Predicted 3D model of a 379-nucleotide RNA (Bacterial RNase P class A) from Janibacter limosus. The source organism's lineage runs through Bacteria, Bacillati, Actinomycetota, Micrococcales and Janibacter. Rfam family: Bacterial RNase P class A. Its family is annotated with dimeric ribonuclease P complex, ribonuclease P activity and tRNA processing in the Gene Ontology.
RNA sequence: UGAGUCGGCCGGACGGCUGCGUCACCGCCUCGGCGGUGUCGAGGAAAGUCCGGGCUCCACAGGGCGUGGUGGUGGCCAACAGCCACCCGGGGCGACCCGCGGGACAGUGCCACAGAAAGCAGACCGCCUCGACCGCUUGCGGGCGAGGUCAGGGUGAAACGGUGGUGUAAGAGACCACCAGCGAUCCGGGUGACCGGAUCGGCUUGGUAAACCCCACCGGGAGCAAGUCCAGACAGUGCGCGUCCGAGGGCUGCCCGCCCGAGUGCACGGGUAGGACGCUGGAGGUCGUCGGCAACGGCGACCCGAGAUGGAUGGCCGUCUCACCGGUACCGGUAACGGUGCCGGAUGACAGAACCCGGCUUACAGGCCGACUCAUCCA
Numbered sequence: 001u002g003a004g005u006c007g008g009c010c011g012g013a014c015g016g017c018u019g020c021g022u023c024a025c026c027g028c029c030u031c032g033g034c035g036g037u038g039u040c041g042a043g044g045a046a047a048g049u050c051c052g053g054g055c056u057c058c059a060c061a062g063g064g065c066g067u068g069g070u071g072g073u074g075g076c077c078a079a080c081a082g083c084c085a086c087c088c089g090g091g092g093c094g095a096c097c098c099g100c101g102g103g104a105c106a107g108u109g110c111c112a113c114a115g116a117a118a119g120c121a122g123a124c125c126g127c128c129u130c131g132a133c134c135g136c137u138u139g140c141g142g143g144c145g146a147g148g149u150c151a152g153g154g155u156g157a158a159a160c161g162g163u164g165g166u167g168u169a170a171g172a173g174a175c176c177a178c179c180a181g182c183g184a185u186c187c188g189g190g191u192g193a194c195c196g197g198a199u200c201g202g203c204u205u206g207g208u209a210a211a212c213c214c215c216a217c218c219g220g221g222a223g224c225a226a227g228u229c230c231a232g233a234c235a236g237u238g239c240g241c242g243u244c245c246g247a248g249g250g251c252u253g254c255c256c257g258c259c260c261g262a263g264u265g266c267a268c269g270g271g272u273a274g275g276a277c278g279c280u281g282g283a284g285g286u287c288g289u290c291g292g293c294a295a296c297g298g299c300g301a302c303c304c305g306a307g308a309u310g311g312a313u314g315g316c317c318g319u320c321u322c323a324c325c326g327g328u329a330c331c332g333g334u335a336a337c338g339g340u341g342c343c344g345g346a347u348g349a350c351a352g353a354a355c356c357c358g359g360c361u362u363a364c365a366g367g368c369c370g371a372c373u374c375a376u377c378c379a
Base pairs, nucleotide, nucleotide: 001375002374003373004372005371006370007369008368009367010366012320013319014318015317016316017315018314020041021040023038024037025036026035027034028033043350047361048360050359051358052357053356054355055223056222057221058220062256063255064254065253067219068218069217070216071215072086073085074084075083076082087101088099089098090097091096102214103213107212108211109208110207111206124153125152126149127148128147129146130145131144133142134141135140136139161179162178163177164176165175166174180204182201183200184199185198186197187196188195189194227277228276229275230274236268237267238266239265240264241263248260249259250258251257284303285302286301287300288299289298290297291296322348323347324345325344326343327342328341329340330339331338332337
């Protein structure tokens, strides 16, 4: 200098005018509001609502069946499908990246198309033997039939280990050597996933569990329209079931079982559409230090001013900044072009709280910083 990998951060600044919402104070007032001053007023994702928790209500005798989630190992965390470190497999020269990563000798199912054959496989071509026939150049060729054969060809994502040899009519783990892989036992290392090695065995076993299923662990249900309080309004009627021979309700997937129990279910009709609490300071953030490879944890100091409820946080202007385009001057270069300064122009992303946190995922104009890898050149 070029090409790349990973991580972190920012998401315009200042001023003026005007508009909106919360709160405090003041004034007016027809007590419902209006006006003034001050104060505070969105994000890195406030988003999707996909996980996990706090909080609230219901429940909190027991048993069985069902169902959902997670899935290499160790750790972190309030918890998690999150994070960190490592292992295994795959990709890259490398930094590094990717993996819904338990089990397919418990069982069942499925494997499209192509292909002869797709699961205790298979004879289409080829190879070999035999039989009868035909031809002639008389020991060869041709097609036909019966059989042998998976070494070769062809199909496929996948065809029942690989290489070499023995063997054979031709062949074949049929047999042998080595290698790969599987299983069992043992030794060594590691907390562990796992790694390294030795001996033996049958000669070899396909894939799929984001198919049923099996194994281990975890999970009660509903959600701030949760839930609680205040004020106010109204009118009942009909039908059914029932008051211990017990309706209905609860144990929130279902059943058994248990508990409560005098009212209750449906339809029609009538009334209300207000206010307050929950409501924002919490597993919170920044810096320092100590422990740890790290995630993270301990300690100390400092900081932390949205809370709307038809739902506020907006708009315009000026100056400047960054990026873009055009022009121009200077510098470097033969040139294409690059750098710096000045002038002019247009544009500025994704998106917006609604109970609160921790994550994940997705969207994003433009910009900044750090660490590392490879190639080339110079010293």